[in-house]
Context: one part of a larger RNA
RNA sequence: GGACGAACGCUGGCGGCGUGCCUCAAACAUGCAAGUCGAGCGAACGGAGACCGAACCGCAAGGGGAGGUCGAAGUUAGCGGCGAACGGGUGAGUAACACGUGGGCAAUCUGCCCUUAAGUUUGGGAUAACGGUCCGAAAGGGCCGCUAAUACCGGAUAAUGUCCUAAGGUCGCAUGACCAUAGGAAGAAAGCCGAAAGGCGCUUUUGGAUGAGCUCGCGACCCAUCAGCUAGUUGGUAAGGUAACGGCUUACCAAGGCGACGACGGGUAGCCGGUCUGAGAGGAUGAUCGGCCACACUGGGACUGAGAUACGGCCCAGACUCCUACGGGAGGCAGCAGUUGGGAAUAUUGGGCAAUGGGCGAAAGCCUGACCCAGCGACGCCGCGUGAGGGAUGAAGGCCUUCGGGUCGUAAACCUCUGUCAUCGGGGACGAAGGAAGUGACGGUACCCGAGGAGGAAGCCCCUGCUAACUACGUGCCAGCAGCCGCGGUAAUACGUAGGGGGCGAGCGUUGUCC
Repeated sequence: GGACGAACGCUGGCGGCGUGCCUCAAACAUGCAAGUCGAGCGAACGGAGACCGAACCGCAAGGGGAGGUCGAAGUUAGCGGCGAACGGGUGAGUAACACGUGGGCAAUCUGCCCUUAAGUUUGGGAUAACGGUCCGAAAGGGCCGCUAAUACCGGAUAAUGUCCUAAGGUCGCAUGACCAUAGGAAGAAAGCCGAAAGGCGCUUUUGGAUGAGCUCGCGACCCAUCAGCUAGUUGGUAAGGUAACGGCUUACCAAGGCGACGACGGGUAGCCGGUCUGAGAGGAUGAUCGGCCACACUGGGACUGAGAUACGGCCCAGACUCCUACGGGAGGCAGCAGUUGGGAAUAUUGGGCAAUGGGCGAAAGCCUGACCCAGCGACGCCGCGUGAGGGAUGAAGGCCUUCGGGUCGUAAACCUCUGUCAUCGGGGACGAAGGAAGUGACGGUACCCGAGGAGGAAGCCCCUGCUAACUACGUGCCAGCAGCCGCGGUAAUACGUAGGGGGCGAGCGUUGUCC
């Protein structure tokens, strides 16, 4: 000098774009953050049903039910399907194939989507809801009875498909791959809407796309005051297991494997694209945004599923909090707001699904604290303003003075103007795409026009040298200053105040950290 997710002091007009718990991965009141499908299914129900709820009664809990909203254009809960593994948060752990980069899988899986080919046949038994009854304070649960399906379970059928075997051909670095042939084995399904056409599904299958898994080379912090480490350890055979290779697991056999090219141990740390700095090399760093990883009160476990670290799923244990009729239950903000605590320090319990994106749905649409916006903070960057021109008797006043004067100083007053910003009034968007119509949170915002009046808008630090900027008074090694050298003990340009001056300017200084 530059930089910052900054903080502190003094000061503070406007706007745009960004950005804002770096500390306690501390604890959390309250609300919201993941639903959707009626064209899968049956039931209650023909003013049903769901939600809200006045008078009145009651200490209260509650009762009560006028009335209101939705509602056969389908209400309610349930069965069923898809989603909930995305999106959002955090950085605790992790020195590791976690990450980056470049390869490999002839060792793999992949819902929805695109694509290829074919099919969608025949039966069966349940169960929730519901009704009845019982237990419980509650959370919730038991028993009996009824019923449906695109829920569940059998049978049939199917290949140029899958798997196994065989010989043949082509190819490959090897295990082998591919092609056609033959034999054998296993294995499907569900219907719905529509008058129909047709549409939406379901099953098997080909290739793809996307996503994921595994694996290898290289790269990558400090300590040797850590020098030896290792028993599933290293390899083999066999079996199991997995989507898949593999000591991944088990049995047996061998005795190996790693290490000064730093094993093992300890400390620290999410990694990267990037960011800051620097002429570069390099050094430092990893907030915001993007990619990957890990985690979800702590520890462990599996289930479901195409897919699971399953944040707003389940089970067990633990700590903590809450309810309880003491028998037993409920909970997990490192989602968005918000609270307490900690801290030098970090925001609103806001609006909207209008746009973009996501889930479900045939669609209409519903949901979406993702997102888009608004609010707060000079936290940062950028832009603008706080007026412009004229104006000497160099006014008053302050300060200094050699008492002549000098200086603040064209500065002010005063005159003539302008109208940015702010204020008020009028107009008023783009963002909106969809078959049409309709649809904007932001927002009466941006922007445009008009009005009035210089009116509403300047501070902070410094002035011995480094380093731009000097005098007076006060003080008297005191009070104090200070980044370094150092100032102050009676004329201090270094302390304090004033006048003057210098620098920057809605900021200016200080502190901290990095280059």
Background:
The part of an RNA shown here (small-subunit ribosomal RNA, 5' domain) has 515 nucleotides and comes from an uncultured bacterium. Model confidence (mean pLDDT): 81 of 100.